The prediction has a mean pLDDT of 86. Predicted 3D model of a 252-nucleotide part of an RNA (large-subunit ribosomal RNA, domain VI) from Proasellus coiffaiti. The full RNA is in RNAcentral, with records from SILVA.

Context: one part of a larger RNA
RNA sequence: CGCAGGAGUUUUGCGGGGUUCGAUCCUUAGUACGAGAGGACCGGGAUCGACGUGCCGCUGGUGUUCCAGUUGUCUUGUCAAAGGCACUGCUGGGCAGCUAUGCACGGAAGGGAUAAGCGCUGAAAGCAUCUAAGCGCCAAGCCCAUCCCAAGAUGAGAACUCCCCGUGAGGGACGUUGUAGACCACGACGUUGAUAGGACGCAGGUAUAAGUGCAGUAAUGCAUUCAGCUUAGCGUUACUAAUAUCCCCCUA
Numbered sequence: 001c002g003c004a005g006g007a008g009u010u011u012u013g014c015g016g017g018g019u020u021c022g023a024u025c026c027u028u029a030g031u032a033c034g035a036g037a038g039g040a041c042c043g044g045g046a047u048c049g050a051c052g053u054g055c056c057g058c059u060g061g062u063g064u065u066c067c068a069g070u071u072g073u074c075u076u077g078u079c080a081a082a083g084g085c086a087c088u089g090c091u092g093g094g095c096a097g098c099u100a101u102g103c104a105c106g107g108a109a110g111g112g113a114u115a116a117g118c119g120c121u122g123a124a125a126g127c128a129u130c131u132a133a134g135c136g137c138c139a140a141g142c143c144c145a146u147c148c149c150a151a152g153a154u155g156a157g158a159a160c161u162c163c164c165c166g167u168g169a170g171g172g173a174c175g176u177u178g179u180a181g182a183c184c185a186c187g188a189c190g191u192u193g194a195u196a197g198g199a200c201g202c203a204g205g206u207a208u209a210a211g212u213g214c215a216g217u218a219a220u221g222c223a224u225u226c227a228g229c230u231u232a233g234c235g236u237u238a239c240u241a242a243u244a245u246c247c248c249c250c251u252a
Stems, first nucleotide, its partner, number of pairs: 001152001005163007015149004021049007033038001051106005059100004066093005071086006110144003117137004170248004174190005195241003198237005204230003211224005
């Protein structure tokens, strides 16, 4: 831009794409078969591998935006307490998110037409013959089925709802943004507001802050104190910012 008004929601499926795997054990059954040794088809059940898809409740990893310990040195006049630099200085942990080695699920069952092959009936050719007429069986393969996309399928489909008689419906820009994301797009919100930040509370994480008191010559320990600090998580709250405004379509 189109789909002869605009908007929203739900769909049909022309067509296209993905998947299609394997092993072991138990049972049937030490049965059929076989002199024995050995040892099944068919059917039923369990477990596992590789692969694929999704997820983070569990087990772990990461977590240079969180907490603590600690070495050297510099700075804040000094003590104490902090901060900078040294690979994030090093070390021990770790929220969210992202993850696999973690968790869940999948390749199940079935139908149709067939290949090679196996047959029935059966002539040409009084016999024989699966084939010439006719009728069956049969594959991880084909078409369905299964999962995903899908009406630009210009053949532009269908259903439901809302907005209209000249009013601006609707869309975009702009702003706060994330379940989205390279950009764009997509989603939420824009004061008739919880969209983001802040504040408050909680969860989770670190591990008992500073200051003061007491004990000790001191290093240090104990009490106040499961304290103090705390990022991405959850909830509440208009404190801050979503103010203001412009453009397009101009149709029924």